[in-house]
RNA sequence: UGAGCUGGCCGGGCGGUCGCCGGCGCCGCAGCGAUGCGGCGCGGGAGGAAAGUCCGGACUCCAAAGGGCAGGGUGGCCGCUAACGGCGGCCCGCCGCGAGGCGGGGAAAGUGCCACAGAAAACAGACCGCCGCGGCCGCGAGGCCACGGUAAGGGUGAAACGGUGAGGUAAGAGCUCACCAGAUCCGCCGGUGACGGCGGAUGCUAGGUAAACCCCACCUGGAGCAAGACCGAAUAGGGAGGCGGACGGCCCGUCCGAUGCCUCCGGGUUACGGUCGCUCGAGCCGCCGGGCAACCGGCGGCCUAGAGGAAUGAUCGCCGGGUCGUCACCGACGGCCUGACAAAAUCCGGCUUACAGGCCGGCUCAAGCU
RNA sequence: GGCGCGGUACCCAAGCGGUAAGGGAGAGGUCUGCAAAACCUUCAUGCGUGGGUUCGAUUCCCACCCGCGCCUCCA
Repeated sequence: UGAGCUGGCCGGGCGGUCGCCGGCGCCGCAGCGAUGCGGCGCGGGAGGAAAGUCCGGACUCCAAAGGGCAGGGUGGCCGCUAACGGCGGCCCGCCGCGAGGCGGGGAAAGUGCCACAGAAAACAGACCGCCGCGGCCGCGAGGCCACGGUAAGGGUGAAACGGUGAGGUAAGAGCUCACCAGAUCCGCCGGUGACGGCGGAUGCUAGGUAAACCCCACCUGGAGCAAGACCGAAUAGGGAGGCGGACGGCCCGUCCGAUGCCUCCGGGUUACGGUCGCUCGAGCCGCCGGGCAACCGGCGGCCUAGAGGAAUGAUCGCCGGGUCGUCACCGACGGCCUGACAAAAUCCGGCUUACAGGCCGGCUCAAGCU
Repeated sequence: GGCGCGGUACCCAAGCGGUAAGGGAGAGGUCUGCAAAACCUUCAUGCGUGGGUUCGAUUCCCACCCGCGCCUCCA
């Protein structure tokens, strides 16, 4: 210099005016009431993904959620964590020259499937070929037929039952042997472990598929803030249907229970009524310590939207950033833009997806120069 | 906001590992004086998009896009 790999971060800042949504204080008002409304003042008001709703948890109700089966999920090992399908470190395999990327239980328990092609598709299999024997034909070379042997060669396929060489044989074949590759078992060593290394035995050579059924290990009750609790107004303890109910597919168990429960119709209403749940939390920032890291601990500081048909918008000034033009020596002046994805709805930890523009770090390869 | 279901040709729709049935509509033909009906023939494109597992995916797995449905007061 070129070509790449990978990690992290920002995604405008400050101020003024008007508007919108909450909070606090004061004043006034409305309603039978729960509560609400208005004015003034002070202070606050979107994101890294608030998104998809794909996982996990908190919380609430169903019983203090209990037992079994079924069902669902996860899948190398160790750790982190409230938990996870997440994250970190490590192990193994594949790809890449490399930095790195991708994948991960069991196919040597059982069952199923492997289209087309091909002779044969899984305790294999004779289409061509090779070989033996018999018969027939031919002067002969040889050809044809039947039986049998043979997986070394050809051809088919995504996939054809270790590889090379030698012996052996009628021809062949782990049939035997040597070496190589792999598998299983045993022993020793290292490691918490996945696993690795070394040595030995067995000719053992065993197809793929579990994001097919299944087996093994572990996890798992259901529903969801429109959960749920309280308050208040009005109305009809009316009608029909069904049934034991506790929202789980089944069984058991427990509790409650026929003036009971569920569904529908009908009814009420300022009526999608009001308040709580609701935002202080596995919280954020800084420093120190432990750990390779994920993460954990200690100390100090901070409070940072809580609406409920749902606010967070518009505009102006300064600074910053980008781009263009002119003069052109550092640079100065002026114009334009400040754009992307998107936007809270109980909360939190992750994953995934979208994203204009920009910043910082680590590493690899190639060539050249010192 | 939460939960559930679905996407196959112009329309409806079966299939759920082995290369996509059927019906309607469309086009052409037969019949008819002309039409309709009926009968025959027929086309081309299609499994929402992308990636993965597999020899092979509409089907199985993951992500995304689009559409539909259910759940809000009191008694």
Molecule: RNase P RNA; transfer RNA
Organism: Binatia bacterium (SeqCode)